[in-house]
RNA sequence: GCCCCGGUGGCUCAGCCUGGUAGAGCGGCCGCUUGGUAAGCGGCAGGUCCCGGGUUCAAAGCCCGGCCGGGGCUCCA
Repeated sequence: GCCCCGGUGGCUCAGCCUGGUAGAGCGGCCGCUUGGUAAGCGGCAGGUCCCGGGUUCAAAGCCCGGCCGGGGCUCCA
């Protein structure tokens, strides 16, 4: 330098193909339950969907550029 994969709540990841309400598990907080805890059950909070631009009525998802992480390949001097 080229190619591929990934970047979405605090963490691990779905959702992207096929644009149309942003989700799950764990974690956090509150409550129920218990003599008390754990477990269980119910509820709540928490998101610039890596950044910028474009297309569109509408973009996490499509197009272009960039950044970061991982993996692979190759050449010149």